The RNA shown here (Bacterial RNase P class A) has 363 nucleotides and comes from a Pseudomonadota bacterium. Taxonomically the source falls in Pseudomonadota (Bacteria, Pseudomonadati). It matches the Rfam family "Bacterial RNase P class A". It is annotated as a ribozyme. A source record names the gene rnpB.
[in-house]
RNA sequence: GGAGUUGGCCAGACAGUCGCCCCUUUCCGAAGGGGAGGAAAGUCCGGGCUCCAUAGGGCAGGGUGCCAGGUAACGCCUGGGGGACGUGAGUCCACGGAAAGUGCCACAGAAAACAGACCGCCAGCCUGGGGAUACCCAGGCCGGUAAGGGUGAAAAGGUGCGGUAAGAGCGCACCGCGUUGGUGGUAACACCAACGGCAGGGCAAACCCCACCCGGAGCAAGACCAAAUAGGGGAACGGGCAGCAUGGCUGCAGCGCGUGGCCCGCGCGUGUUCCCGGGUAGGUCGCAUGAGGCGUGCGGUGACGUACGCCCGAGAUGAAUGACUGUCCUCGACAGAACCCGGCUUAUCGGCCAACUCCAUCA
Numbered sequence: 001g002g003a004g005u006u007g008g009c010c011a012g013a014c015a016g017u018c019g020c021c022c023c024u025u026u027c028c029g030a031a032g033g034g035g036a037g038g039a040a041a042g043u044c045c046g047g048g049c050u051c052c053a054u055a056g057g058g059c060a061g062g063g064u065g066c067c068a069g070g071u072a073a074c075g076c077c078u079g080g081g082g083g084a085c086g087u088g089a090g091u092c093c094a095c096g097g098a099a100a101g102u103g104c105c106a107c108a109g110a111a112a113a114c115a116g117a118c119c120g121c122c123a124g125c126c127u128g129g130g131g132a133u134a135c136c137c138a139g140g141c142c143g144g145u146a147a148g149g150g151u152g153a154a155a156a157g158g159u160g161c162g163g164u165a166a167g168a169g170c171g172c173a174c175c176g177c178g179u180u181g182g183u184g185g186u187a188a189c190a191c192c193a194a195c196g197g198c199a200g201g202g203c204a205a206a207c208c209c210c211a212c213c214c215g216g217a218g219c220a221a222g223a224c225c226a227a228a229u230a231g232g233g234g235a236a237c238g239g240g241c242a243g244c245a246u247g248g249c250u251g252c253a254g255c256g257c258g259u260g261g262c263c264c265g266c267g268c269g270u271g272u273u274c275c276c277g278g279g280u281a282g283g284u285c286g287c288a289u290g291a292g293g294c295g296u297g298c299g300g301u302g303a304c305g306u307a308c309g310c311c312c313g314a315g316a317u318g319a320a321u322g323a324c325u326g327u328c329c330u331c332g333a334c335a336g337a338a339c340c341c342g343g344c345u346u347a348u349c350g351g352c353c354a355a356c357u358c359c360a361u362c363a
Base pairs, nucleotide, nucleotide: 001359002358003357004356005355006354007353008352009351010350012328013327014326015325016324017323018322020035021034022033023032024031025030037334041345042344044343045342046341047340048339049218050217051216052215061214062213063212064211065210066080067079068078069077070076081095082093083092084091085090096209097208101207102206103203104202105201118149119148120145121144122143124141125140126139127138128137129136130135157175158174159173160172161171162170176198177196178195179194180193181192182191183190184189222285223284224283225282232276233275234274235273236272237271240252241251242250243249244248254270255269256268257267258266259265292311293310294309295308296307297306298305299304329332
């Protein structure tokens, strides 16, 4: 100097004028203070809070899935192990079980699983031909063979030597795999040794098995105040007729309302006042002091924890956070709170900082 990797930060700046929402003070004129984000987004996880349900446990259902730790909790984060990729810094991985059971495996291929002979290779027999009678060639039959070819994403481990008619863990060495033991590590796991020629196709984000976790709904949750109205309870006064089991109920009549153009019919209701209660409109709370932020010290590899000091930083409910002017620059992306918090994911013009890696050159 170039090319990268990881982590963090900023998100046009300043000034003036006029507005909008909230808080405080007020002499009611006003003054002072605060006013979007790193994602406020998706609503995908986890929790707080609230109501409902709930003895405990189980079934069903859902989720998670290497190990250890952090945390209020998590599917998040940190550290470690294993695998894959990269020269490297580093990145990615639902990473328990397929020698419990069931199921699936398109196309191609002989065969996709109690594995499998299409071509090839090899032995034997038969037929035909050649021939120097050693044998050779062609075809057929019956066997052996998983080394070679071919199909496929995947075909009973790989390389080499021996062995064989040809072959084959058939034998051996190394690697791989399994079992047992030892060592290190909290563990995942790693290393070493001995033994076994050696179980075993793949798929569990297919059913399933194993281990662990999970009650449901959500701030339009929910709590309080409370005009009005219906139904309900009580008291006082009052009462058309009849019946009964008599503070009441039923039926009939009357009246009112509905249906219908009208009548009949049908359905509903049936005195007045006051109180309780009910809880609609409306209002208040929930609602921002919190698993809060910043700084320093200490413990820890780290996530994080802890002590001390300082700070208070939006809170609406038709729902505020804007507009204009001036100056400057590198000319400004994605985007807008609605109960709160911790994560993840997605969107994002540009710029800055730190640590680290690789390459080239110079000293």